[in-house]
Molecule: Bacterial RNase P class A
Organism: uncultured Parvularculaceae bacterium
């Protein structure tokens, strides 16, 4: 120099103009992110519902140890699988509790079985009866693996090694590892199938919720003032069958009310309610909730590490249908080009409020480690 592997950092700058939120106006000041997103986990906190504690049904989570308020996050370690490596992946608990499942293909996909084959024996061409699973076929997968030995051939039949169980030791906090023994192997896979072991789980969610309430229109109390008179029609119920009528429908007198005031007429409305004072429950609105919080830098201590403790320091968007912009200049980056210059400057918008995950993202930076090549 080249080619990768991890971990982390920013993610434009500045000025002028003219707007918007907020901080009670004026001055003056403050105004998105790393993910503000997905709304997947996990809390606070808010209301409902619950006598406590098991149990049972459903969800979810799972190798150890540690951090954390808590997680399914995270930091270390193990194991297994991939890489020459630095690494990196890994729903990673049980399959010798049970039950299920294992397509095709293949004799057999699990208390078992034999196409080709091997061997023996009869027959000696076909075939018939017995041993065998070492070899070949099938298969994603075949009843431990290699090598000797044996044997008719074979087979853990026997032995060495490796794997496997078992119980003992050593080394760790623990997963796990390592070593002597003993046993010829009784134990195929799947539990993101049922299950069986453990640990956790009450619902809803700020449009949660609480306070304050206007005008008008409902509802309850109390008070006051009013529900007039004559026909007609229909008629609930009641009847001594002569009527008597609750209620309604229309009519005519008188009544009240309105069109700026008085009177007359005329025109329209009203006719059982209608006015006070006081309760209560609520929309629209107001207001809290709302932003000091498992905050943010820094330094120091323990700790491999995530992190935890301490010390100084700062206050850092709180609107609410939702501001946080838009123009213009200067510089930066990036592409094109000799140059002038032109073009672009990424994914992306706060809605209670944190801890995480996931997932977008132009370009830049900076450290640590690997493999290779050249030089000294």
């Nucleotide at each position: 120099c080249c080619a990768g592997a991890c971990g982390g950092u920013c993610g434009g700058a500045c000025g002028g103009u003219c707007g918007c939120u907020c901080c009670g106006c004026g001055a003056g000041g403050a105004g998105a992110g790393g993910a503000a997103a997905g709304u997947c986990c996990g809390g606070g906190c808010u209301c409902c519902a619950u006598g406590g504690a098991a149990a049972c049904a459903c969800g979810g989570c799972g190798c150890c140890g540690g951090g954390u308020a808590a997680c399914g996050c995270c930091c270390g370690g193990c194991c297994a699988g991939g890489g020459c490596g630095a690494c990196c992946u890994g729903a990673g608990g049980g399959a010798a509790a049970g039950c299920g499942c294992c397509a095709c293909a293949g004799a057999a996909a699990a208390c078992a079985u034999a196409c080709c084959g091997c061997c023996c024996c009869g027959u000696u061409u076909u075939c018939g009866g017995g041993g065998c699973a070492a070899g070949g076929g099938u298969g994603a997968a075949a009843a431990g693996g290699u090598g000797c030995g044996g044997u008719a051939a074979g087979a853990g039949c026997g032995c060495a090694c490796c794997g496997c169980c078992g119980g003992c030791c050593c080394a760790g906090u623990a997963a796990u590892g390592g070593g002597a023994c003993g046993g010829g192997c009784a134990u195929g896979g799947c539990a993101a199938g049922c299950c069986c072991c453990g640990c956790c789980g009450g619902g809803a969610g700020c449009a949660a919720a609480a306070c304050c309430g206007a005008a008008u229109a409902g509802g309850g109390a109390c008070g006051g003032c009013g529900c007039g008179c004559c026909g007609c029609c229909a008629g609930c119920g009641c009847u001594u069958c002569g009527g008597c009528a609750a209620u309604g429908g229309g009519g005519g007198c008188a009544g009240g009310c309105g069109g700026g005031u008085u009177u007359u007429c005329a025109c329209g409305c009203c006719g059982a309610g209608c006015c006070g004072u006081c309760c209560g429950g609520g929309u629209u609105g107001g207001u809290u909730g709302c932003u000091u919080g498992a905050g943010g830098c820094c330094g120091c201590g323990c700790g491999c590490a995530a992190g935890c403790g301490u010390g100084g320091u700062c206050c850092c968007a709180g609107a609410g249908g939702a501001a946080u912009g838009g123009u213009c200049g200067u510089c930066g980056c990036u592409c094109a080009g000799c140059a002038a210059u032109g073009a672009g400057u990424a994914c992306a918008g706060a809605a209670c409020c944190c801890g995480g995950c996931u997932u977008a993202c132009a370009g830049a930076c900076c450290g640590u480690c690997u493999g290779g090549c050249c030089a000294a």